[in-house]
Molecule: Lysine riboswitch aptamer
Organism: mouse gut metagenome
This record gives sequence, structure tokens and C1' cells, in this order.
RNA sequence: CGAUAGAGGCGCAGUAAAGAUGAGUACCGUCCCAAAGACCGCCGAGGUCGUCUGUAUGGCGCGGGAAAGGCGAUACUGCCGAAGGAAAUCAUUUGGCGAAUGAUUUCCUGAUUGCAUAUCGAAUAGGUAUGUAAUUGUCAUCACGUGUGAUGGAGUGCUAUCG
Repeated sequence: CGAUAGAGGCGCAGUAAAGAUGAGUACCGUCCCAAAGACCGCCGAGGUCGUCUGUAUGGCGCGGGAAAGGCGAUACUGCCGAAGGAAAUCAUUUGGCGAAUGAUUUCCUGAUUGCAUAUCGAAUAGGUAUGUAAUUGUCAUCACGUGUGAUGGAGUGCUAUCG
């Protein structure tokens, strides 16, 4: 230098999933009240419905009443940059912006958990980012009672075997 195999632990990701939440919400019907506007992510353009014969829309009551994303006991699969994220560019979509999906490049994070802030979300669930604290694995240096302690670094790292 190359190849192979491993370790960290509530370990990571994917698929399926009972079930809970979503929610007595959206929506439909009906009574009454108000009402000239209401709606299609934003702008522009265009369109739909309605305008006192007021069933467009909003509110109260009554009757009926969902779904998606996210979570998920459990099972299986792939694994230990497992994986997560930021920025830029390109493609799909658009008149433009934005959002969503995919690809490429560069950069960041060893891992887990708690707390705080922000954001997505119906949510006190969960995800993401930043900060902070604790725990933990690994290597280096130092000390000693040889496995403990202190300090510091980062996964393109570390350990083992082979060439």
C1' cells in the first nucleotide's frame, strides 16, 4: 500500500404490519342567522360557483361521517458512513417563484440519551438543524497499583489476519 474479516449498542436503514392517533376533524344532509363575494400553494393570466328568487361563502344547532402523511407491538431483509444532513447544478412539473422526486459534485456528523431554541407536523408522538450536559466505544500522550485516571483527536477512523 492492497485484500479479507470484525468491534461500539435502547446500533442504523428498508419492507410488511395488528393497532392507536388523525377525529367526531374534513365532508354530506337539514333548520335558523348573517351575507356579496368565495375558491383554485404565491404573483400574473385564466377559470368555476354565486350575487336579495341570496344552495356561493361564513356561523350555531341537529343527523350522518371519512382518508392520507407521520407513529407503530411484531416479523423479515441489508448492514457498521451503518446512516443522517447542508449547499450548488441538472432533469421532471410551472408563464415565473416555491414545493416534491431523482442524479452529480463539494462539505459536515464516532455513537446514544436528556434539556433548550427553531422548523416540518393535527399533536406534549415523531423527524431535522443548532447549542449544551451526561454516558459510551476507539486511538494518541502522560501518570501509576496493568486497568484505572487525566487531557486531546476523529469513522477515508480503529482492531485482527493475509499478501